[in-house]
RNA sequence: GGGCGGUUAACUCAUCGGCUAGAGUGCCAUCCACACACGGUGGAAGUCGGAGGUUCGAACCCUCUACCGCCCA
Numbered sequence: 001g002g003g004c005g006g007u008u009a010a011c012u013c014a015u016c017g018g019c020u021a022g023a024g025u026g027c028c029a030u031c032c033a034c035a036c037a038c039g040g041u042g043g044a045a046g047u048c049g050g051a052g053g054u055u056c057g058a059a060c061c062c063u064c065u066a067c068c069g070c071c072c073a
Stems, first nucleotide, its partner, number of pairs: 001072007010025004018056001027043005049065005
């Protein structure tokens, strides 16, 4: 230098162009319990890596770019 894959909640990951982006774990509150753990219920937490474009509408399509991994030179 070239090719491919990845980036979404604190972590691990979903999300066919169409409502207000979800799950598990974790976290907070509460119930239970002598207490802790387990378990029940409820809740908070996201500029979907960044910018631009296409579209009536973009996490999703296109372009550029940042970072991580693998392969080639």
The prediction has a mean pLDDT of 81. Transfer RNA from a Deltaproteobacteria bacterium, 73 nucleotides, folded computationally. Its Rfam family is "tRNA". The family's RNA type in Rfam is transfer RNA. The source organism's lineage runs through Bacteria, Pseudomonadati, Myxococcota and Myxococcia. It was read from a public genome assembly.